This is a predicted structure of a 76-nucleotide RNA (Fluoride riboswitch aptamer (crcB RNA motif)) from Thermalbibacter longus. Its mean pLDDT, the model's own confidence on a scale to 100, is 78.
Formats: sequence, C1' cells, structure tokens
RNA sequence: ACUCCUGAGGGCGAUGGAGCCCGCCUGAGUCGAUAGCGACUCGAACUGCCGGACGGCUGAUGGCUCCUGCUCGCGG
Repeated sequence: ACUCCUGAGGGCGAUGGAGCCCGCCUGAGUCGAUAGCGACUCGAACUGCCGGACGGCUGAUGGCUCCUGCUCGCGG
C1' cells in the first nucleotide's frame, strides 16, 4: 500500500414524529484552518404495484407500539 473479516459511528428501508427490534449501505474528492477541526461536491443502501396507453390499486410501520394528520362507518 492492497485485500478480507469484525467492531464503533453515520446513513437508508414508496407520505410525518418517537421508542424497541430486524435488515441493508458505509466510500471518494476539493477548499479552509487559529493543530486533529470546519465547509462543500460526488457515490452506496433507498425512491410501491398493475397497465401498451388511457387509467387503476394498497399503505402515514421494514416489523411492533404510541402520537400527529387525512379518509370512511356507527353512536352522542
């Protein structure tokens, strides 16, 4: 220096928030600096289904629970 594995941290799981659990991704570059930091850019996971089209369907969960919003029905 390269490769592999593991851990930590970070990010993600078709519409909002939280807890717990599960799964997935995890690199690269530039600039600045008052010493180990800051900023920016790109990449990965991710971005539902049916249909040639017109058009149609389920759901605020990845899963469980709670909250918020929306919709429908019944009762007061």